[in-house]
RNA sequence: GUCCUUUUGGCGUAAGCGGUAGCGCGGCUGGUUGAAGCCCAGCGGGUCCCGGUUCGACUCCGGGUGAGGACA
Repeated sequence: GUCCUUUUGGCGUAAGCGGUAGCGCGGCUGGUUGAAGCCCAGCGGGUCCCGGUUCGACUCCGGGUGAGGACA
């Protein structure tokens, strides 16, 4: 330099055909406890960026950033 894969809360990971962004851990609040832990109930927090297509985009298209890989 060319090509391929990938980028979703603090971390890990779903949403395979475009139609309400979910789950686990962690965090916070309440319950329970003498206090904590366990347990129970609840809450907050996310689609890498810029455009395009579409009634509607994590999803499709173009460009770019970061990460991994192949070739040279």

Transfer RNA, 72 nucleotides, folded computationally. Rfam family: tRNA. By type it is a transfer RNA. The sequence is in RNAcentral, with records from ENA and Rfam.